Notes:
This is a predicted structure of a 264-nucleotide RNA (Bacterial large signal recognition particle RNA). The coordinates come from a structure-prediction model, not an experiment, and the mean pLDDT is 76.
RNA sequence: CUGCGCUAAGUGGGGAGAUAGCGGUGCCCUGUACCUGCAAUCCGCUACAGCAGGACUGAAUACCCUUCCCGACCGCCGAGGUGGAAGGCCGCGCCGUAUAAGGGGUGUUGAUUACAAGGUCUUAUGCAACCGUCAACUGCGAACCGUGUCAGGAUAGGGAUAUAGCAGCACUAAACAGUCCCGACGGUGUGCCAUAAGGUUGCUUUGUCGGAGCUACCUGUACGGUUUACGCUUCGGCCUUUGCGGGCAAAAAGGGUUGCGCAG
Repeated sequence: CUGCGCUAAGUGGGGAGAUAGCGGUGCCCUGUACCUGCAAUCCGCUACAGCAGGACUGAAUACCCUUCCCGACCGCCGAGGUGGAAGGCCGCGCCGUAUAAGGGGUGUUGAUUACAAGGUCUUAUGCAACCGUCAACUGCGAACCGUGUCAGGAUAGGGAUAUAGCAGCACUAAACAGUCCCGACGGUGUGCCAUAAGGUUGCUUUGUCGGAGCUACCUGUACGGUUUACGCUUCGGCCUUUGCGGGCAAAAAGGGUUGCGCAG
RNA backbone atom coordinates (compact mmCIF):
# COMPACT_ATOMS: atom_id res chain seq x y z
C1' C A 1 0.00 0.00 0.00
C1' U A 2 -3.95 -3.67 -1.25
C1' G A 3 -7.84 -7.26 0.26
C1' C A 4 -11.10 -9.46 4.11
C1' G A 5 -13.49 -9.42 9.01
C1' C A 6 -14.65 -6.33 13.27
C1' U A 7 -15.21 -2.04 16.72
C1' A A 8 -16.06 3.24 18.04
C1' A A 9 -19.52 5.80 15.42
C1' G A 10 -23.38 7.09 11.98
C1' U A 11 -28.31 6.65 9.32
C1' G A 12 -29.94 14.69 9.12
C1' G A 13 -29.16 19.66 10.99
C1' G A 14 -30.81 24.50 12.75
C1' G A 15 -34.15 28.91 14.71
C1' A A 16 -37.95 30.78 17.88
C1' G A 17 -40.97 29.10 21.89
C1' A A 18 -41.21 26.08 26.32
C1' U A 19 -37.83 24.36 30.34
C1' A A 20 -33.68 24.89 36.25
C1' G A 21 -31.32 22.74 31.94
C1' C A 22 -30.97 19.01 27.66
C1' G A 23 -33.49 16.21 23.78
C1' G A 24 -38.27 15.13 21.52
C1' U A 25 -43.58 15.83 20.11
C1' G A 26 -46.33 20.86 17.62
C1' C A 27 -44.56 25.81 14.31
C1' C A 28 -40.75 27.78 10.86
C1' C A 29 -35.94 27.42 7.78
C1' U A 30 -32.69 24.20 5.08
C1' G A 31 -33.51 20.32 1.49
C1' U A 32 -34.14 14.27 0.91
C1' A A 33 -32.23 12.19 5.01
C1' C A 34 -33.67 3.83 8.17
C1' C A 35 -38.42 1.54 10.60
C1' U A 36 -42.02 1.01 14.93
C1' G A 37 -44.17 2.89 19.86
C1' C A 38 -44.61 7.29 23.47
C1' A A 39 -45.75 12.71 24.37
C1' A A 40 -48.42 20.14 25.83
C1' U A 41 -53.51 20.27 32.23
C1' C A 42 -46.75 17.17 27.83
C1' C A 43 -43.07 12.75 27.20
C1' G A 44 -38.08 10.97 28.28
C1' C A 45 -33.66 12.24 30.67
C1' U A 46 -29.48 15.00 34.11
C1' A A 47 -23.87 17.67 31.88
C1' C A 48 -21.62 11.01 28.33
C1' A A 49 -28.54 14.97 29.35
C1' G A 50 -34.94 11.56 24.51
C1' C A 51 -36.28 6.43 26.11
C1' A A 52 -37.55 1.26 24.37
C1' G A 53 -37.38 -2.46 20.35
C1' G A 54 -35.57 -3.81 15.45
C1' A A 55 -32.72 -3.04 10.70
C1' C A 56 -28.63 -1.20 7.71
C1' U A 57 -23.80 1.24 6.77
C1' G A 58 -19.12 1.24 8.81
C1' A A 59 -12.98 4.01 9.11
C1' A A 60 -15.20 7.62 5.79
C1' U A 61 -20.97 8.88 4.13
C1' A A 62 -17.53 9.51 11.01
C1' C A 63 -15.41 13.70 14.20
C1' C A 64 -13.17 18.84 14.81
C1' C A 65 -12.03 23.90 12.99
C1' U A 66 -12.52 28.01 9.52
C1' U A 67 -15.09 30.74 5.57
C1' C A 68 -19.76 31.92 3.56
C1' C A 69 -24.65 32.50 4.40
C1' C A 70 -30.74 30.61 3.75
C1' G A 71 -33.50 31.70 7.87
C1' A A 72 -35.83 33.01 12.31
C1' C A 73 -34.89 36.02 16.79
C1' C A 74 -33.20 40.36 19.98
C1' G A 75 -31.87 45.73 20.68
C1' C A 76 -31.79 50.94 18.92
C1' C A 77 -33.26 55.00 15.58
C1' G A 78 -36.94 56.50 12.09
C1' A A 79 -41.60 56.17 9.09
C1' G A 80 -46.66 54.68 8.11
C1' G A 81 -51.40 52.61 9.55
C1' U A 82 -55.10 51.31 13.16
C1' G A 83 -58.01 51.48 17.35
C1' G A 84 -58.06 53.54 23.10
C1' A A 85 -57.58 57.46 26.97
C1' A A 86 -56.82 62.53 28.31
C1' G A 87 -56.23 67.88 27.15
C1' G A 88 -58.16 72.70 25.45
C1' C A 89 -52.18 77.14 25.02
C1' C A 90 -53.63 75.98 18.95
C1' G A 91 -56.34 75.08 13.90
C1' C A 92 -61.35 74.17 11.96
C1' G A 93 -66.72 75.23 13.38
C1' C A 94 -70.46 78.38 16.01
C1' C A 95 -72.04 82.85 18.99
C1' G A 96 -71.32 87.84 20.81
C1' U A 97 -68.84 92.74 21.14
C1' A A 98 -65.73 96.43 18.95
C1' U A 99 -63.56 98.63 14.48
C1' A A 100 -64.52 100.62 9.61
C1' A A 101 -59.48 98.94 5.63
C1' G A 102 -62.10 96.67 0.98
C1' G A 103 -67.04 95.39 -1.27
C1' G A 104 -72.44 96.48 -0.79
C1' G A 105 -76.73 99.60 0.68
C1' U A 106 -78.41 104.55 1.71
C1' G A 107 -77.81 110.09 1.40
C1' U A 108 -77.38 117.16 -1.95
C1' U A 109 -84.95 114.75 -4.52
C1' G A 110 -80.65 116.60 1.97
C1' A A 111 -77.30 111.99 6.01
C1' U A 112 -75.89 112.11 11.53
C1' U A 113 -77.07 115.46 15.53
C1' A A 114 -80.47 119.13 17.80
C1' C A 115 -85.43 121.35 18.44
C1' A A 116 -91.05 121.70 17.98
C1' A A 117 -95.88 119.45 17.15
C1' G A 118 -98.84 114.97 16.31
C1' G A 119 -99.36 109.49 16.44
C1' U A 120 -98.02 105.06 18.88
C1' C A 121 -98.77 104.35 25.20
C1' U A 122 -101.92 104.82 30.15
C1' U A 123 -106.59 106.21 32.81
C1' A A 124 -111.73 107.68 32.80
C1' U A 125 -116.30 108.75 30.31
C1' G A 126 -119.56 108.70 26.06
C1' C A 127 -121.20 106.56 21.41
C1' A A 128 -121.44 102.42 18.15
C1' A A 129 -120.94 96.97 17.28
C1' C A 130 -121.53 92.15 19.17
C1' C A 131 -122.92 88.60 23.06
C1' G A 132 -125.74 87.09 27.36
C1' U A 133 -129.68 87.59 31.10
C1' C A 134 -134.30 89.83 32.45
C1' A A 135 -138.70 92.15 30.84
C1' A A 136 -142.32 92.21 26.73
C1' C A 137 -144.94 89.45 22.89
C1' U A 138 -146.29 84.77 20.12
C1' G A 139 -146.90 79.52 19.89
C1' C A 140 -147.20 74.91 22.28
C1' G A 141 -148.40 72.78 26.75
C1' A A 142 -151.95 68.26 32.07
C1' A A 143 -155.10 59.80 30.89
C1' C A 144 -156.23 60.61 36.99
C1' C A 145 -153.49 63.64 41.08
C1' G A 146 -155.20 71.99 37.31
C1' U A 147 -159.79 75.35 36.24
C1' G A 148 -164.65 75.96 33.73
C1' U A 149 -168.65 73.45 31.27
C1' C A 150 -169.56 68.64 31.94
C1' A A 151 -173.39 64.46 26.94
C1' G A 152 -173.86 59.45 28.52
C1' G A 153 -173.79 56.95 32.90
C1' A A 154 -173.66 56.90 38.72
C1' U A 155 -175.58 58.15 43.88
C1' A A 156 -179.67 60.13 47.22
C1' G A 157 -185.04 60.93 47.01
C1' G A 158 -192.12 58.78 45.97
C1' G A 159 -191.17 63.09 43.06
C1' A A 160 -189.60 68.06 42.05
C1' U A 161 -184.63 68.20 42.40
C1' A A 162 -179.71 67.82 44.47
C1' U A 163 -174.51 65.99 44.63
C1' A A 164 -169.81 64.01 42.87
C1' G A 165 -167.87 63.66 38.12
C1' C A 166 -165.05 60.28 33.24
C1' A A 167 -164.58 61.18 27.90
C1' G A 168 -165.13 65.57 24.74
C1' C A 169 -164.53 70.96 24.22
C1' A A 170 -162.36 75.58 25.98
C1' C A 171 -158.60 77.85 29.08
C1' U A 172 -154.19 77.94 31.86
C1' A A 173 -149.32 76.63 35.40
C1' A A 174 -144.41 74.84 35.19
C1' A A 175 -141.56 73.48 31.14
C1' C A 176 -140.21 74.06 25.94
C1' A A 177 -139.68 76.88 21.32
C1' G A 178 -139.54 81.48 18.79
C1' U A 179 -139.73 87.00 17.93
C1' C A 180 -136.91 90.83 19.92
C1' C A 181 -138.65 97.51 16.52
C1' C A 182 -138.50 99.55 21.58
C1' G A 183 -136.85 98.88 27.38
C1' A A 184 -133.34 97.38 31.93
C1' C A 185 -128.70 95.23 33.47
C1' G A 186 -123.96 92.92 32.69
C1' G A 187 -119.76 91.75 29.57
C1' U A 188 -115.76 92.33 25.50
C1' G A 189 -108.64 89.15 21.78
C1' U A 190 -114.84 94.76 18.92
C1' G A 191 -114.00 100.35 16.70
C1' C A 192 -109.91 104.48 10.10
C1' C A 193 -115.32 107.01 16.47
C1' A A 194 -115.55 111.31 20.18
C1' U A 195 -114.07 114.04 24.70
C1' A A 196 -110.85 115.03 28.95
C1' A A 197 -106.39 114.22 31.73
C1' G A 198 -101.50 112.11 32.00
C1' G A 199 -97.03 110.36 29.85
C1' U A 200 -93.39 110.68 25.97
C1' U A 201 -87.06 106.07 26.64
C1' G A 202 -87.62 104.27 21.77
C1' C A 203 -90.02 104.08 16.90
C1' U A 204 -92.76 106.88 13.36
C1' U A 205 -95.15 111.41 10.48
C1' U A 206 -94.60 116.59 9.53
C1' G A 207 -91.85 121.06 10.03
C1' U A 208 -87.27 124.12 11.32
C1' C A 209 -81.75 124.75 11.69
C1' G A 210 -77.53 123.04 9.07
C1' G A 211 -74.66 120.94 5.03
C1' A A 212 -71.88 115.19 4.46
C1' G A 213 -72.16 111.65 6.21
C1' C A 214 -74.81 107.21 7.93
C1' U A 215 -75.21 101.76 8.10
C1' A A 216 -72.61 97.15 9.74
C1' C A 217 -75.10 92.74 5.17
C1' C A 218 -70.23 90.15 3.20
C1' U A 219 -64.70 90.04 3.58
C1' G A 220 -60.69 91.73 6.90
C1' U A 221 -58.77 92.88 11.98
C1' A A 222 -58.95 92.63 17.54
C1' C A 223 -61.10 90.67 21.97
C1' G A 224 -64.40 87.45 24.79
C1' G A 225 -67.21 82.93 25.04
C1' U A 226 -68.55 77.91 23.40
C1' U A 227 -67.68 72.80 21.22
C1' U A 228 -64.24 68.43 21.06
C1' A A 229 -66.54 65.35 15.39
C1' C A 230 -61.85 66.11 12.81
C1' G A 231 -56.88 68.16 12.79
C1' C A 232 -53.21 69.15 16.86
C1' U A 233 -50.57 67.87 21.68
C1' U A 234 -49.48 64.02 25.50
C1' C A 235 -49.66 58.82 27.13
C1' G A 236 -49.65 53.82 26.50
C1' G A 237 -51.55 49.12 22.94
C1' C A 238 -51.38 46.42 18.20
C1' C A 239 -49.77 45.76 12.96
C1' U A 240 -46.42 46.79 8.84
C1' U A 241 -41.75 48.67 7.37
C1' U A 242 -36.46 51.57 5.98
C1' G A 243 -31.60 51.70 8.21
C1' C A 244 -27.84 50.17 11.84
C1' G A 245 -25.99 46.73 15.42
C1' G A 246 -25.92 41.74 18.01
C1' G A 247 -25.85 36.48 19.43
C1' C A 248 -27.25 31.90 16.80
C1' A A 249 -27.16 29.48 12.29
C1' A A 250 -29.11 24.88 7.86
C1' A A 251 -27.03 23.77 3.10
C1' A A 252 -22.28 24.54 0.54
C1' A A 253 -16.74 25.16 0.17
C1' G A 254 -11.79 24.47 2.33
C1' G A 255 -8.39 22.35 5.99
C1' G A 256 -7.22 18.78 9.76
C1' U A 257 -7.92 14.08 12.97
C1' U A 258 -9.31 8.77 13.72
C1' G A 259 -8.90 2.09 16.34
C1' C A 260 -8.19 -3.69 16.34
C1' G A 261 -7.16 -8.55 13.98
C1' C A 262 -5.66 -11.79 9.72
C1' A A 263 -3.47 -12.51 4.77
C1' G A 264 -0.50 -10.75 0.54